[in-house]
RNA sequence: GGGCGCGUGGCUCAGUGGUAGAGCACUUCUCUGAUAAAGAAGAGGUCGAAGGUUCAAUUCCUUCCGUGCCCA
Numbered sequence: 001g002g003g004c005g006c007g008u009g010g011c012u013c014a015g016u017g018g019u020a021g022a023g024c025a026c027u028u029c030u031c032u033g034a035u036a037a038a039g040a041a042g043a044g045g046u047c048g049a050a051g052g053u054u055c056a057a058u059u060c061c062u063u064c065c066g067u068g069c070c071c072a
Base pairs, nucleotide, nucleotide: 001071002070003069004068005067006066007065010024011023012022013021018055026042027041028040029039030038048064049063050062051061052060
C1' cells in the first nucleotide's frame, strides 16, 4: 500500500429500518446472629466521528478514526 471483519451501559455480547436489550458487575430492600447464596426493585448507553438517503437510521451509502486477520 491492497483486501476482509469488528466498534452498542463498567465487562462480554444481542438487536440488521419504526422510541435500545440480556448475562455478569454496581446500588437499595427482603431473608440471616452476621456473611454468602437466593428473591425483589433501581441506576447506568444521544449505538466510534462527520456527512448522505429516508416520513423515520444502531441498522442502508460515503469518508475518516481505532482495532484484528490476510496479502504484498
Transfer RNA from a Patescibacteria group bacterium, 72 nucleotides, folded computationally. It was read from a public genome assembly. The organism belongs to Bacteria candidate phyla, within Bacteria. Its mean pLDDT, the model's own confidence on a scale to 100, is 83. Its Rfam family is "tRNA". The family's RNA type in Rfam is transfer RNA.